A computed fold for an 86-nucleotide RNA from Desulfosporosinus sp. UBA4726, annotated as c-di-GMP-I riboswitch aptamer.
Rfam family: c-di-GMP-I riboswitch aptamer. Rfam's curators write: GEMM was predicted in a large-scale screen for bacterial structured RNA regulatory elements.
Of the family's consensus pairs, 95% are formed in the model.
It was read from a public genome assembly, where an Rfam model found it.
The coordinates come from a structure-prediction model, not an experiment, and the mean pLDDT is 89.
[in-house]
RNA sequence: CUGCGAUAAAGGCAAACUCGGUGAAAGCUGGGGACGCAAAGCCACGGGUCUUACCACGUUAUGGUGAAGAUAGCCGGGAUGUCGAA
Numbered sequence: 001c002u003g004c005g006a007u008a009a010a011g012g013c014a015a016a017c018u019c020g021g022u023g024a025a026a027g028c029u030g031g032g033g034a035c036g037c038a039a040a041g042c043c044a045c046g047g048g049u050c051u052u053a054c055c056a057c058g059u060u061a062u063g064g065u066g067a068a069g070a071u072a073g074c075c076g077g078g079a080u081g082u083c084g085a086a
Stems, first nucleotide, its partner, number of pairs: 004084002012037002017032006035073001042078002045076003048071005055066003
């Protein structure tokens, strides 16, 4: 340095739920709270999934399709990082 991840050490993050804020919604965000996580820190590049206020197409009807938005704690990928047993 790379790989790897232990009944190690020091720590870190924070699901569901809940209260407040925000958004049309999915969701995001602050507090409480811990299901869990070796990158559950960061990035929407590819795939998946979710939403539909506006725009376009379509249907008897329906987010059904494009598009737009979201999801990094869905997967892959990218760069970065703590420690050091086997």